The prediction has a mean pLDDT of 80. The RNA shown here (transfer RNA) has 73 nucleotides and comes from a Planctomycetota bacterium. Its Rfam family is "tRNA". By type it is a transfer RNA.

C1' cells in the first nucleotide's frame, strides 16, 4: 500500500434489536489488630480514542481522521 479484527474504569474484558454504563482484579474509606497481613463492610474513581452526521434517545448505526494487533503485497 491493500485487506482484515479491534479502542469502554488504573488493568483484563461485558453491554441482548439503539432505550439510565456494568464485572473481577486493583485503589480509596471505616471495622478488627500493638502493628500488618488476611477476613468483612461501605465507595465506580468513565469526555465509551478523536470530529461530525442519522435519530426522541448512540458505547452500539453512517462518514472521516488517529492508534493498536494480524494476513497479503
Nucleotide at each position: 500500500g491493500g485487506g482484515u479484527a479491534c479502542c469502554u474504569a488504573g488493568c483484563u474484558c461485558a453491554a441482548u434489536u439503539g432505550g439510565u454504563a456494568g464485572a473481577g482484579c486493583a485503589c480509596c474509606g471505616c471495622a478488627u489488630u500493638g502493628a500488618a497481613a488476611a477476613u468483612g463492610c461501605g465507595g465506580g474513581u468513565g469526555u465509551u480514542c478523536c470530529c461530525g452526521g442519522u435519530u426522541c434517545a448512540a458505547g452500539u448505526c453512517c462518514g472521516g481522521g488517529g492508534g493498536u494487533g494480524c494476513c497479503c503485497a